[in-house]
Context: one part of a larger RNA
Parts: sequence; structure tokens; C1' cells
RNA sequence: GGAUGAACGCUAGCGGGAGGCCUAAUACAUGCAAGUCGAGCGGUAAGGUUCUUCGGAACCCUAGAGCGGCGCACGGGUGAGUAACGCGUACAUGACCUGCCUCUAAGACCCGGAUAGCCCUGGGAAACUGGGAUUAAUACGGGAUGUGAUUAUAUUUUAGGGAUAUAAUUAAAGUUUAGGCGCUUAGAGAUGGGUGUGCGUCUGAUUAGCUAGUUGGUAGGGUAACGGCCUACCAAGGCGACGAUCAGUAGGGGGCGUGAGAGCGUGGCCCCCACACGGGUACUGAGACACGGACCCGACUCCUACGGGAGGCAGCAGUAAGGAAUAUUGGUCAAUGGACGGAAGUCUGAACCAGCCAUCCCGCGUGCAGGAUGAAGGCCCUAUGGGUUGUAAACUGCUUUUAGCAGAGAAGAAAAGCCUUCAUUUAUGGGGGUCUGACGGUAUCUGCAGAAUAAGCACCGGCUAACUCCGUGCCAGCAGCCGCGGUAAUACGGAGGGUGCGAGCGUUAUCC
Repeated sequence: GGAUGAACGCUAGCGGGAGGCCUAAUACAUGCAAGUCGAGCGGUAAGGUUCUUCGGAACCCUAGAGCGGCGCACGGGUGAGUAACGCGUACAUGACCUGCCUCUAAGACCCGGAUAGCCCUGGGAAACUGGGAUUAAUACGGGAUGUGAUUAUAUUUUAGGGAUAUAAUUAAAGUUUAGGCGCUUAGAGAUGGGUGUGCGUCUGAUUAGCUAGUUGGUAGGGUAACGGCCUACCAAGGCGACGAUCAGUAGGGGGCGUGAGAGCGUGGCCCCCACACGGGUACUGAGACACGGACCCGACUCCUACGGGAGGCAGCAGUAAGGAAUAUUGGUCAAUGGACGGAAGUCUGAACCAGCCAUCCCGCGUGCAGGAUGAAGGCCCUAUGGGUUGUAAACUGCUUUUAGCAGAGAAGAAAAGCCUUCAUUUAUGGGGGUCUGACGGUAUCUGCAGAAUAAGCACCGGCUAACUCCGUGCCAGCAGCCGCGGUAAUACGGAGGGUGCGAGCGUUAUCC
């Protein structure tokens, strides 16, 4: 000198863009953050209409709840752990999986028994839960068929890949406006993942030896898949001065800062990884060993009728605590994206916006021109005088950014939907119209009056731009280094003047 997720002191007019718990992965009140589908199913409170013997019945429109499907493994947060195939890079997978999506081939026949809800009836303070009767499905089960797939055998080929033949086993679900939307079995693709390997990846030798599922083999189990991944048996191996083991520290990378570069430092945003009160376990599922799922142990908190229960903000706000220090318990789904749905649409603290903060970067302003008897006042001096503040002020003319007031007022929106029309083959595609904006009456534009609404901070001994007076007297104090201060201090404190930067200026911390 540059830089920062900064903090502190003094000061502070406006706008645009960005950023904002670095500390306690501490504890959390409250609200919201993951639902959706009636075009899978049984059904339905309330409401409306009609009838009524006034008990009710029929129809329409449905909410909530329930079964079922898909989603909840994405998106969002954090960096505790991890020195590791975790990450980066390059390969391998003839050792693997992949819901939704696209294409291709073949199919969807016949039956059955339940169960939630509803109804009846118990237990419990609650959380919740028991019994009886009855009912549906794209829920569940059985039989058939087998394009295919799997297994076995045989042949061929080979690298654990593929081809052919035989045998055994193995599937389905409906709905509809009859177009479709779904369902089943395979093959291919796309996408996303799993696994293995080479190389790279902090410090310490005042850590030198470490290792029994340890290293390898055989057999088996397990997995989507290879493998001591697991088990039994057998062998005695395996790693290490090219640093094993141990200890400490740490998420890694793209990047970012600095530097001419080599390098050094760093990891807030994006990608990958890991975690979700601490620890463990599996279930479901295409995918989890699952942040707002389950079970167990533990710590903590809460409710209780004392018998028993409930909870997990490292989601968005917010609270307490810690700290030098870090924001609103805001608006909208209008756009982009996601889930579900045929769609309308619903949900979305993702996202887009707004609020707070000079935290950073950028831009603008606080006027401009003229004006000397160089006014008054201040300060200084060699003091009837001069110098300086200083064209500075007053005064004259001009302008109106910005702030204020008044008026006009966006782009971001085009799709989907609806209406219509054309191509045409009912689908689909094209054209026209209509509808939809949180931000926001915001940005922006125009007008009005008036210099009006707007300057500070640090420094002035040398390094280092900028000097005098007064006070103090090794005191009070200053200080980044050298060093100032003991009676003439340009170094302390004040004043006048000056220098630098400027809505900022200094100090501190850290990096180069």
C1' cells in the first nucleotide's frame, strides 16, 4: 500500500447494487416451513329445493375424517465429526441399481376372503385404545395364460459378456365424454446414483515400531453389486524411515485476497461430503438406515387425576444466553422452480419482494459567477503600523441536482385457462381476442417556490504532506519506530493557521 462476513470512537444528506451470529453443533415460548388427488374407493355433517302422516323421505351441492396412489430421499439449514478413495483429477465397472420421462415388443382372462370409515358398545385425566356387526377399491389373495424374464441342464463362444435348445417357476386394474388416462412383463435410451483404482491432499520423530478378522486361501452366507462385508476351517502373513502407528489441527474443491511472478494466506457464495438433542438399530420404499418418520438407551424440558404421557428451530421469523459483534415473530405465490392433479387449481418461510444496519462497492449533492475601503472580529509580529484568516463574508446576478409539495405513471406478462379462427385426422400445431402484478401509486417523467434541506474526521519532530503563540515544567501527558517533557516544547494540553481524506475519517484485529 491492498484486502475484510469486521468491531470500536467521533460524525452523518440522498440514491443504486451487494452483504449481514465468524462466539454456545448452547437452550428454545409462539406462528408458519409438505402436501396433493373425488378422473382409484366406500361414503358424507352443514346448506339449498321438493314432498310430508311432522317421525322423516327424495334430489342437488359438498366440507371434515377414513382406505388407497404419488410425494415426503427434492428444496432449505449447519460444519460438529472426518487426514479418509472424504475431496480433486483421470480411468474402470465383463462386479451393479435406477421411481417419474422417451421409444419398442407382448399382454390385461376367471374368481375369492377381509379391513378402515359409518353403526352399536366399553376402558382412560389425557395421549390413546379394546370388543361386536357390516361395507368398497387401482388395497390384499388364489387360479389361468407366458411375448419375455429367472433358475437348472446341454451346445457354442468368451474376460464373470452373449447366442440357441429343453424343463420348471413367474404378471396385470380399472376408469372414461370410448379419443384417452392408467395397469403388467420385458428390451433400449436418458437421467440420477453405488463400487473399485492411479496420482495429489496440514503439523509433530521430544510419537519407531503397528496389526488376530489382522494378511491371504477354500467353502458358505449376505448385498443391486465385488470384497473378511460376515461365518467356519487352513496357512502366517500384512504395514513401516518413500514416515506405519500415535498425537494435534482441519470439512474438501471451484474460487477469493495479495503478489511482477514463484508463492503465501483463506474457504462467507456454487459443487461434493458429513450431520440433524447425544448414541444405536432397522422398517417402508426405485431411492433413506430418513432434519419437521419409527423403535431402544441416555441427558434435558413440559403435562398429569401420580396410573401414565409429550417434545427436539444446525428450516423462516423470533426469544434467552454467550459475545467486540450480525436484521422483521413482514408481503405474495405476480414471475422462476418444485409436489400432487387430466385440468381448473391447492400447497410451497424454495423463490421473488419489502423492512433494519454507512457493513462494503459505486454514483450524486451540500451551490455557481462577479465582488477590495482587502470590512468587522479572531490570531501573530520588529506593534501610531504590518501580516494572516481572505474573494472568504457582506452585497449583486444566476441555477434548482437533491430534499419538499402537486400531477401523470410503467417494463417485468406471456403462457396455462376461456372465446374464436385456420391447418387438419378426433389428437396436435399456428393466428386473433380476453383474463392474471406481491413489489407499488414504486421506478420514471413533468411542474412549482426558494440558496433554499445537507461537513466532518484525523494529522502537522523525522519516517510523512502540513507552524506559530499560550499553558505545563521528567509533572500532567504523548508514542507505530526513533524518541519527546527537568522554564523559551513546531513531539504534552488549548488556540489561531495549515495538510490529507471526505459522508465519511481515524483506531484495533487478521492476511498478503

The part of an RNA shown here (small-subunit ribosomal RNA, 5' domain) has 512 nucleotides and comes from a Saprospiraceae bacterium. It matches the Rfam family "Bacterial small subunit ribosomal RNA". Its family is annotated with ribosome and structural constituent of ribosome in the Gene Ontology. The organism belongs to Saprospiraceae, within Bacteria. It was read from a public genome assembly. Model confidence (mean pLDDT): 84 of 100.